[in-house]
Molecule: c-di-GMP-I-GGC riboswitch aptamer
Organism: Syntrophomonadaceae bacterium
RNA sequence: ACCGACAAAGGCAAACCGGUCGAAAGGCCGGGACGCAAAGCCAUGGGUCUACCGCUCGCCGCCAGGCGGGCCACGAUUGCCAGGCUGCCGAAG
Numbered sequence: 001a002c003c004g005a006c007a008a009a010g011g012c013a014a015a016c017c018g019g020u021c022g023a024a025a026g027g028c029c030g031g032g033a034c035g036c037a038a039a040g041c042c043a044u045g046g047g048u049c050u051a052c053c054g055c056u057c058g059c060c061g062c063c064a065g066g067c068g069g070g071c072c073a074c075g076a077u078u079g080c081c082a083g084g085c086u087g088c089c090g091a092a093g
Base pairs, nucleotide, nucleotide: 002093003090004089011036012035016031017030018029019028020027021026034079040085041084042083044082045081046080047077048076049075054071055070056069057068058067059066060065
């Protein structure tokens, strides 16, 4: 250094519940633990999710507009994968 133990110390916290923000995906705070050796940090590439707005199609219409379908990221996700930066501990090999 690779590596990661039925090791030690400490750390994080899925689902779910409450509160809050958001159009949504989802975020944040508290509770809670399924898990995690980078589940620490960065949306850079891919994937995935969402669609207020926009484009488009259809329907309705009292002609103001309304409803529904499709497409779309600049939105979201690092606990989907890759990449970058940083880092605790130490058995075996």